[in-house]
Molecule: transfer RNA
Organism: Candidatus Nanoarchaeia archaeon
């Protein structure tokens, strides 16, 4: 210094214009003599930052930051 994927809940990761989900953790309950498994619930997120575009952006476009790969 060039392409090039990725950045979403505590962790893994869905979602690609119509207002954000699942699994796995956490916490209440319930059920047991008590645990664990099992069942029902709940919290938890300015979608990496910033600007455009459009009625409407996690999503499309620009830049910039952080990783990971390539070329040189």
């Nucleotide at each position: 210094g060039c392409c090039u994927c990725u950045g979403u809940a505590g962790c893994u990761c869905a979602g690609a214009a119509g207002u954000a989900g699942a699994g796995c953790g956490u916490c209440c309950a319930c059920c047991u003599c008590g645990u664990a498994a099992g069942u029902g619930g709940a919290a938890g997120g300015u979608c990496g930052c910033a600007g455009g575009u459009g009625c409407g952006a996690c999503u499309c476009c620009u830049g910039c930051c952080a990783g990971g790969g390539g070329c040189a």